[in-house]
RNA sequence: GCCGGGAUAGCUCAACGGCUAGAGCGCCUGAUUGUGGAUCAGGAAGUCGGGGUUCGAUUCCCCGUCUCGGCACCA
Repeated sequence: GCCGGGAUAGCUCAACGGCUAGAGCGCCUGAUUGUGGAUCAGGAAGUCGGGGUUCGAUUCCCCGUCUCGGCACCA
């Protein structure tokens, strides 16, 4: 350099172009306990950036950034 995959909560992952973007773990508060853990109840936390298509975009298209894999090139 070329080709392909990926980027969603702190982490690991879901989400036919269509109602309020969810789950597990973690975190916070409370209950329970002598303390902690476990358990129970509740809570906070979000789509990589820009543009386009569309009535409507996390989802489709383009450009960019980061990342993973393969190939090529230089030495």